[in-house]
This is a predicted structure of a 73-nucleotide RNA (transfer RNA) from uncultured Traorella sp.
It matches the Rfam family "tRNA".

Order: sequence, then C1' cells, then structure tokens
RNA sequence: GCCGACGUAGCACAGUCGGUAGUGCAACGCACUCGUAACGCGUAGGUCGGGGGUUCAAGUCCCUUCGUCGGCA
Repeated sequence: GCCGACGUAGCACAGUCGGUAGUGCAACGCACUCGUAACGCGUAGGUCGGGGGUUCAAGUCCCUUCGUCGGCA
C1' cells in the first nucleotide's frame, strides 16, 4: 500500500426483511435473613465510533472518516 471482519449501557454480547434499542453480569433500591451471601422483585444507565446522504422512518442501506484485529504484498 491492497483486501476483509469488527466498533451498540461500566463489562461480555444480541438486534431477522429498515418500523418505539434489548439480554446476561455489574451498579442502586426493596423484600427475605439474627446477620451476610445466594435466590426473588424493581430502578437507573445508550450521541448504536465520528460526519454526511437516501427514506415518512436508519443500529440496519449508501458515501466518507477514525480506531482495533486479521490476511496479502
């Protein structure tokens, strides 16, 4: 230099054919317990890497750019 994959909550990841962004763990609260943990119930937490475009509507499609990893040279 060329090609490909990936980037979504604090962490690990889902998200189908474009139609209100989710799960587990963690955090916080409540309940339970003599008490703690576990179990149970609930709550909060997101510029979907950045920018632009298409569309009534974009995590998803298109362009560009940044980062990580891999392959080729």

Record summary:
The source organism's lineage runs through Bacteria, Erysipelotrichia, Erysipelotrichales, Erysipelotrichaceae and Traorella.